Source information: A computed fold for a 1442-nucleotide RNA from an uncultured bacterium, annotated as small-subunit ribosomal RNA. The coordinates come from a structure-prediction model, not an experiment, and the mean pLDDT is 83. The sequence is in RNAcentral, with records from ENA and SILVA.

RNA sequence: GAGUUUGAUCCUGGCUCAGGAUGAACGCUGGCGGCGUGCCUAAUACAUGCAAGUCGAGCGGCAGCGCGAGAAGUUUACUUCUUGGCGGCGAGCGGCGGACGGCUGAGUAACACGUAGGAACGUACCCCGAAGUGAGGGAUAAGCACCAGAAAUGGUGUCUAAUACCGCAUGUGCUCUAAGGAGUAAAGCUUUAUGCGCUUCGGGAACGGCCUGCGUAAGAUUAGCUUGUUGGUGAGGUAAUGGCUCACCAAGGCGACGAUCUUUAGCUGGUCUGAGAGGAUGAUCAGCCAGACUGGGACUGAGACACGGCCCAGACUCCUACGGGAGGCAGCAGUAGGGAAUUUUCCACAAUGGGCGAAAGCCUGAUGGAGCAACGCCGCGUGCAGGAUGAACCCCCUCGGGGCGUAAACUGCUUUUAUAUGUGACGAAUAUGACGGUAGCAUAUGAAUAAGGAUCGGCUAACUCCGUGCCAGCAGCCGCGGUCAUACGGAGGAUCCAAGCGUUAUCCGGAAUUACUGGGCGUAAAGAGUUGCGUAGGUGGCAUUGUAAGUAGAUAGUGAAAGCGUUCGGCUCAACCGGAUACACAUUAUCUAAACUGCAAAGCUAGAGGAUGAGAGAGGUUAUUGGAAUUCCCAGUGUAGGAGUGAAAUCCGUAGAUAUUGGGAGGAACACCGAUGGCGUAGGCAGAUAACUGGCUCAUUCCUGACACUAAGGCACGAAAGCGUGGGUAGCAAACGGGAUUAGAUACCCCGGUAGUCCACGCCGUAAACGAUGGAUGCUAGCCGUUAUCGGUAUCGACCCCGGUAGUGGCGAAGCUAACGCGUUAAGCAUCCCGCCUGUGGAGUACGGUCGCAAGACUAAAACAUAAAGGAAUUGACGGGGACCCGCACAAGCGGUGGAGCGUGUUGUUUAAUUCGAUGGUAAACGAAGAACCUUACCCAGGUUUGACAUCCUCAGAAUUUUGCCGAAAGGCGAGAGUGCUUUAUUGAACUGAGUGACAGGUGAUGCAUGGCCGUCGUCAGCUCGUGUCGUGAGAUGUUUGGUUAAGUCCAUCAACGAGCGCAACCCUUGUGAGUAGUUGUAUUUCUCUACUCAGACUGCCCUGGUAACAGGGAGGAAGGGGGGGAUGAUGUCAGGUCAGUAUUUCCCUUACAUCUGGGGCUACAAACACGCUACAAUGGCCGGUACAAAGGGCUGCCAAGUCGCGAGACGGAGCAAAUCCCAUCAAAGCCGGUCCUAGUUCGGAUAGCAGGCUGAAACUCGCCUGCUUGAAGUCGGAAUCGCUAGUAACGGUAGGUCAGCUAUACUACCGUGAAUACGUUCCCGGGUCUUGUACACACCGCCCGUCAAACCAUGAAAGUCGCCAAUACCUGACGUGUGAGCUUCGCCUCGCCCUAAGGUAGGGGAGAUGAUUGGGGUUAAGUCGUAACAAGGUAACCAAU
Repeated sequence: GAGUUUGAUCCUGGCUCAGGAUGAACGCUGGCGGCGUGCCUAAUACAUGCAAGUCGAGCGGCAGCGCGAGAAGUUUACUUCUUGGCGGCGAGCGGCGGACGGCUGAGUAACACGUAGGAACGUACCCCGAAGUGAGGGAUAAGCACCAGAAAUGGUGUCUAAUACCGCAUGUGCUCUAAGGAGUAAAGCUUUAUGCGCUUCGGGAACGGCCUGCGUAAGAUUAGCUUGUUGGUGAGGUAAUGGCUCACCAAGGCGACGAUCUUUAGCUGGUCUGAGAGGAUGAUCAGCCAGACUGGGACUGAGACACGGCCCAGACUCCUACGGGAGGCAGCAGUAGGGAAUUUUCCACAAUGGGCGAAAGCCUGAUGGAGCAACGCCGCGUGCAGGAUGAACCCCCUCGGGGCGUAAACUGCUUUUAUAUGUGACGAAUAUGACGGUAGCAUAUGAAUAAGGAUCGGCUAACUCCGUGCCAGCAGCCGCGGUCAUACGGAGGAUCCAAGCGUUAUCCGGAAUUACUGGGCGUAAAGAGUUGCGUAGGUGGCAUUGUAAGUAGAUAGUGAAAGCGUUCGGCUCAACCGGAUACACAUUAUCUAAACUGCAAAGCUAGAGGAUGAGAGAGGUUAUUGGAAUUCCCAGUGUAGGAGUGAAAUCCGUAGAUAUUGGGAGGAACACCGAUGGCGUAGGCAGAUAACUGGCUCAUUCCUGACACUAAGGCACGAAAGCGUGGGUAGCAAACGGGAUUAGAUACCCCGGUAGUCCACGCCGUAAACGAUGGAUGCUAGCCGUUAUCGGUAUCGACCCCGGUAGUGGCGAAGCUAACGCGUUAAGCAUCCCGCCUGUGGAGUACGGUCGCAAGACUAAAACAUAAAGGAAUUGACGGGGACCCGCACAAGCGGUGGAGCGUGUUGUUUAAUUCGAUGGUAAACGAAGAACCUUACCCAGGUUUGACAUCCUCAGAAUUUUGCCGAAAGGCGAGAGUGCUUUAUUGAACUGAGUGACAGGUGAUGCAUGGCCGUCGUCAGCUCGUGUCGUGAGAUGUUUGGUUAAGUCCAUCAACGAGCGCAACCCUUGUGAGUAGUUGUAUUUCUCUACUCAGACUGCCCUGGUAACAGGGAGGAAGGGGGGGAUGAUGUCAGGUCAGUAUUUCCCUUACAUCUGGGGCUACAAACACGCUACAAUGGCCGGUACAAAGGGCUGCCAAGUCGCGAGACGGAGCAAAUCCCAUCAAAGCCGGUCCUAGUUCGGAUAGCAGGCUGAAACUCGCCUGCUUGAAGUCGGAAUCGCUAGUAACGGUAGGUCAGCUAUACUACCGUGAAUACGUUCCCGGGUCUUGUACACACCGCCCGUCAAACCAUGAAAGUCGCCAAUACCUGACGUGUGAGCUUCGCCUCGCCCUAAGGUAGGGGAGAUGAUUGGGGUUAAGUCGUAACAAGGUAACCAAU
């Protein structure tokens, strides 16, 4: 810097990523070289070999080897024997070295390490100086002989040497001293040299031991630790100081600046990272420390308490003759084991260094090299140039093309590397080269030997196709995958690195996410309930003098080397190596300065405190006292109810309630005053009076003289509830009982009612203890209230007014803030001090501790889970929130539906099929404006396969037409007739048939891939934009507000001004009039009618109200305030409907899911629903007479007159492509007259029988009509529900489309007759605007809580069990030092004492593992029960207790 909480925004805040690094490991891959690096785990166990020896110039010697000499034997060159004579030398004595070098990091939180110092010490080898080196002695190993033993090894006897050992002498010196004195050395060897040694003393160099200041992990859920402990005196001991050890004396010492305890850890130079400050780390290299199988111990020595030495104990391994012995790779290789994981049982002492030696030299797994490993860093290569008809394969494609791609092929060139051959170093100073015939150089060959890995949704550079279909899988975070996946798998292509590339692990960074640099705490995590008192600590007013601790400067020392930085140089470069050098940091010493802080001294008064005079107050404690009210008791009056609720009931009351009057008892609380009034540190405090008492304010400016602020621990106070003891108890009231409500109701409501509430004393110690705001001090605009008090003004006064101080409120400048908001009472600007926070959940929980009678409080984690949790604000949506408004929404009315029969549609059922779709409103007389066949998509049966239909190609034939057989038809097999048009004479066009393959075809799937169209909210008044302004931003403003309207219609106002889509208007129609034209209309003109074009209505005029918009009324007018009706449907919502109207993506079928034909089905029928028709009758039925429409349709048509038939209809054929003819006398209700007389009827017409007619190939399934006969249910319809505000409802008929016919009672139109009612907006439903709350945003059909049930995970408790750790007490007590005694062969043996390792016993402590069972916690698409929270969440929520 980025991603990730949201619909979007800002903030807080975590998680994650991009970078660098590694002693790494794993996966895939792998050409070369240089330089480095390589058991991080089991300080596990180790086979085998090597890693420390050397000196013969210290010694006695001489086993083995070689030489010489001698002897013997024989094969004449060998063998055997003798000889320390020589080179040399095994073993031994002796000296020096094995305390270095090498390895490892177990232990150690410590003077271990780092750094800076110190005094009381030691030092072999080395250097310097001084002095000396005389004369003697006795042993012993080896050797020889013998013995024991399996071995390791040991014993006895005897011989011998020394630079081994011991006296004596000397004493420069040194040590001790009582100051007289006493004690105290030596070694020789040799090649004869200025030789190497030896002894004593002094000094040096370098090394080591000891002491000290400072620094150097975590935990307080470890707070007290300590008895040699702290100090002193004396003694012992040590190289040396010292409780190091002992005796005595004193009682100290350490610790909140963290003792003790527990856990972890080698420390450092450095390394990695980081801008730095820091953080992490301590491999390789270097310094120090510690360790050497585990524990203890000493010996030797200059040096060790000793890696490749000794003794003891323990564990383990090996040998054994069972008696006893041997061993220690954390040296180099190597083995086993462990593990994700770490190399050769290599070469050489050539170099560097070490040990011994006079030296030659020997030894050296130190070291120098090689080997293995891409483990890391660095370098090189895998070719270079040209080469387009941009070849082919492969991939994509819109089929045109594009990519791979100059990439390849091909042509030319080069040879780093490779291979082969030749030559051949530096490292070496005289000699000596493991590396090594290596590096390098030269020649030859020939592009020849050499490229992979990861990624491609965003972060993050890089995209397409196929497969898969919430599967398989991916994933660092967000997240992909449910049939069109740039996210899975494969492919092509691309990107990034490259002999590597990715992954995993770990560290730093990003992370200002522990904030010193550099954060916060009103609401996000965070101010302890009260700072109330106060300790330590931190901080501190004005001025003077001194000091110099802090501070600043200068000088000097240290701060190893390596590393890092800079620069120069060497390997061809680089890595790597070498030279030079700086900065930084830390610390010490000395000197200087004196501003600031500190310290000391003596002052000041502005802070603080005191004094004096006033004042206000529910401040506190105790006592006394008052009235109103509730309840109870007594008595009177009085009678049937009272109480309670949404409605009731439980309850009280005829044994007299409630009501009312009088009297009494008792407890608790104090109306009015009373107030964003007062007081108190907070909790909190309210009738009145008295006593005692704390604090505050104002005024005076008299005193003290910084006495101050804050405050870890500590002390005190601390609502309510609760606990203990004893009282008290009127009212209220957890628990509890009863009545209701409810699906339930352990609740809300009601009737009762106990703790408690009250008092005294003692506990508890918590609250949303809140201003969610710690305290103190200073500074920074104002305005308006209010409380206390003082001053001014007012001639004296109560007021009024002005000003000051101290409180307490409202609004606001600057500023701050994520915003909300805060704003002299700061959340502003600053200083000081304290407390607290670091994602969410787990959890304020567990364990431990402290406190408490208990309840519990305080302190306070982790495992695990998770990518968010959260704050403020925005826009919506929603609310059983609010306000306003509208609508046949309710109300007021009229008529229906729901009951009957029938028609139609749907569900369901049935069926071979009952094709499909539509399903709350917004499906259900809907698609369908008309299923007998067709339609038709469904079922059965029979056929066809380039196909019923389209285009292209080839061949043949004109086309066409007649006809036979089979078949249900489709179709199949045949037989004839016929030769057209055009032409460049090949053919061409149309048509038919056959063939081939591209393709056709699909009412198959997906309306959740789509277009288009439609429904709905809704003909509701809304939905937006530009510019400007406001806001960090999402957004807001405009569009809000006050009016008005049917309307976001208009007016007024306004940080808005304008505009767009909607509204309205423009369009059609109707009502009035005029003009023109009039055929087929009319009766000729008027009139009517038809067609066209105009006019008319605009709140224009008057009155009233109003700023205006507008509203109310009136006139005129056919019509009046939108005249009536229609068309017209904003942004959007419902993944609404339609892939079966058409179009269309993708998928699927292709002798079938295509297509043709016959038949059947879509018409079934237990039941339910929806839309209708006809009715139930007298406002009627039937019969007769009689009147008046509009609008349509007609040539495959409408069909007149006339005739026949009761009728449907038939015959007939005039007229008409229609203002002419026809349907069609055009109507019916209406009117007039008659009849019926309230009944299942002369109502009603279902159902059924018979006889006919019409259409049509065909009326069986399954059409319509007519006539006669039949005559069912039904007597006005439960809960519920629908339509309608005027030419409307209701009633009546007419026409049309579809159509051969029809199931039309449907739909679309037309006219006739023609009402009732609207007080009003409380309520139901729907909608609009503003506002409010929200934990909702898939938006309340939302969100979400808890128990139970299931699975899994981690964790607490638990009778216990198991091993581990440290310490304590006691017992036993090896080796060994010290010490005592004895014996003595004088070797040091034996025995005892002190201390102690290991071991044993005991009781506690600490951490851990495990444990039947048990507790809560967490997680898990679709389990159960409820609905606690979010809206007034339907009882406001929350906090504490029960």